The RNA shown here (transfer RNA) has 72 nucleotides and comes from a Nanobdellota archaeon. RNAcentral holds the sequence, with entries from ENA. Rfam family: tRNA. Its family is annotated with triplet codon-amino acid adaptor activity in the Gene Ontology.
RNA sequence: GCCUCUGUAGCUUAGUGGUAUAGCGUCGCUUUCGUAAAGCGAAGGUCGCAGGUUCAAAUCCUGCCAGAGGCU
Numbered sequence: 001g002c003c004u005c006u007g008u009a010g011c012u013u014a015g016u017g018g019u020a021u022a023g024c025g026u027c028g029c030u031u032u033c034g035u036a037a038a039g040c041g042a043a044g045g046u047c048g049c050a051g052g053u054u055c056a057a058a059u060c061c062u063g064c065c066a067g068a069g070g071c072u
Stems, first nucleotide, its partner, number of pairs: 001071007010024003018055001026042005048064005
């Protein structure tokens, strides 16, 4: 220098054009003499960044950034 893959909540992740998911964790409530466990509920997301296409983009296109792997 070139090629491929990955980037989504604190962590691990689902989602291949039409309301952004789940588990763990955090907080509250119930339960208990109390704690843990269990049950119920809530908060938490500029979907890596910037443009483009589209009525509509996490999703398609381009560039850039970061990480992983490969070729020379």